The RNA shown here (Bacterial RNase P class A) has 339 nucleotides and comes from a Burkholderiales bacterium. The model forms 94% of the base pairs in the Rfam consensus. It matches the Rfam family "Bacterial RNase P class A". Gene Ontology terms of the family: ribonuclease P activity, tRNA processing and dimeric ribonuclease P complex.
[in-house]
RNA sequence: GAAGCUGGCCAGACGGUCGCUGCGCGCCUUCGGCGCGGAGAGGAAAGUCCGGGCUCCAUAGAGCAGGGUGACGGCUAACGGCCGUACGUACUAGUCGAAGGCUUGCCUUCGGCGAAGACGAGGAAUAGGGCCACAGAGACGAGUCGCCGCUGCGCAAGUAGCGGCGGGUGAAACGCGGUAACCUCCACCCGGAGCAACACCAAAUAGGCGGACGAUGAUGCUGCCCGCUGAGUCCGCGGGUAGGUGGCUGGAGCCCUGGGGUAACCCAGGGCCUAGAGGAAUGACCGUCAUAGGGAGCAAUCCCCGUAACAGAACCCGGCUUAUCGGCCGGCUUCACUU
Numbered sequence: 001g002a003a004g005c006u007g008g009c010c011a012g013a014c015g016g017u018c019g020c021u022g023c024g025c026g027c028c029u030u031c032g033g034c035g036c037g038g039a040g041a042g043g044a045a046a047g048u049c050c051g052g053g054c055u056c057c058a059u060a061g062a063g064c065a066g067g068g069u070g071a072c073g074g075c076u077a078a079c080g081g082c083c084g085u086a087c088g089u090a091c092u093a094g095u096c097g098a099a100g101g102c103u104u105g106c107c108u109u110c111g112g113c114g115a116a117g118a119c120g121a122g123g124a125a126u127a128g129g130g131c132c133a134c135a136g137a138g139a140c141g142a143g144u145c146g147c148c149g150c151u152g153c154g155c156a157a158g159u160a161g162c163g164g165c166g167g168g169u170g171a172a173a174c175g176c177g178g179u180a181a182c183c184u185c186c187a188c189c190c191g192g193a194g195c196a197a198c199a200c201c202a203a204a205u206a207g208g209c210g211g212a213c214g215a216u217g218a219u220g221c222u223g224c225c226c227g228c229u230g231a232g233u234c235c236g237c238g239g240g241u242a243g244g245u246g247g248c249u250g251g252a253g254c255c256c257u258g259g260g261g262u263a264a265c266c267c268a269g270g271g272c273c274u275a276g277a278g279g280a281a282u283g284a285c286c287g288u289c290a291u292a293g294g295g296a297g298c299a300a301u302c303c304c305c306g307u308a309a310c311a312g313a314a315c316c317c318g319g320c321u322u323a324u325c326g327g328c329c330g331g332c333u334u335c336a337c338u339u
Stems, first nucleotide, its partner, number of pairs: 001335010012289007020040002023037006042310001046321002049319005054194004066190005071085005087120003094113009123185002128183002130179003140175001145166009198246004208237006220228002253272008290307001293304004
């Protein structure tokens, strides 16, 4: 330097104007409003696949059933995740050898070795059952494609049994075969539902409970009288609903430095606070610069276009998977060249 792999980071920047949702401060007499300040989506917020926290319910112990995981060692709150090591599988670059070809230093074919990387349902096939496509006589138990030998039957051709050998098919041909991504066995793990969890405050109306009054007339009909009506009226308590509040974001948190470890990761010190809505805010426009794209120019540079992909938090984390315009920085292996 080239090729092939692979990891991490960013996801336009700055300024202005007008809006939206929380927060803090101040002012206005309350409801509430106004002003100022400050904050306001992602690497996947997605799929909801796996694992935890948290909440409620359930729950003696052990076992059965059911589900899941599976090399070895480590990390972790935990995992089916991650890291390391070993092994296996398929493939490629490459390389070695042989043969051939010609344009004589390249190409083709075959064989061996086979990088980084990828993939690996990754315990047990001597507990047992099942299955093994096509081809082949035959796929593990029934049998018999050919040859030879022996024995029985038969006049013979032959046939039956036993033993030995061979050809062919095939991934595998009798060998304690393969398959556990078929059941199974072994070891280990697993209670259920989920923030619409759950907790608190708490109307109107209608039920409920208690008390007082009431056919010796309550109550209602405009305050009173009369009159009419004719069985409820009043007070208190409690549960639930509507509604409101909490849960709610300070956390297995983020950044930097140092140390341990091959690594995943862990420890110590310092610094920071970074959405919290709730039918659901996080937007629109303008200017300057920068990237991609297009054009002109030998070049410096100039002009045009115009923000680019996937996508939108909803209790919170760790992973996995999927989607994704473009850019930046590394690492590994092989080959070539130079020193």